[in-house]
RNA sequence: GAUAACGGCAAACCCAGAGCAAUCUGGGGACGCAAAGCCACGGAUCCCUACAGGGAUGGCCGGGUUACCGAA
Repeated sequence: GAUAACGGCAAACCCAGAGCAAUCUGGGGACGCAAAGCCACGGAUCCCUACAGGGAUGGCCGGGUUACCGAA
């Protein structure tokens, strides 16, 4: 970070499974994504709760970290 290249990821929805739930996993499927790779560190939202706490989202924002290609 370009109307470039090689490639990558995969929302909604459907099927199967896990979980009290948020949600997750596999298959199908593509709305989108230049970190939509990785890390729950800060914030945010959500779930459970015995109110001590525990958990979910990285495709909500910030931060950290690693990485492909490359014109002007």
Record summary: The RNA shown here (c-di-GMP-I riboswitch aptamer) has 72 nucleotides and comes from a soil metagenome. Its mean pLDDT, the model's own confidence on a scale to 100, is 81. The sequence is in RNAcentral, with records from MGnify.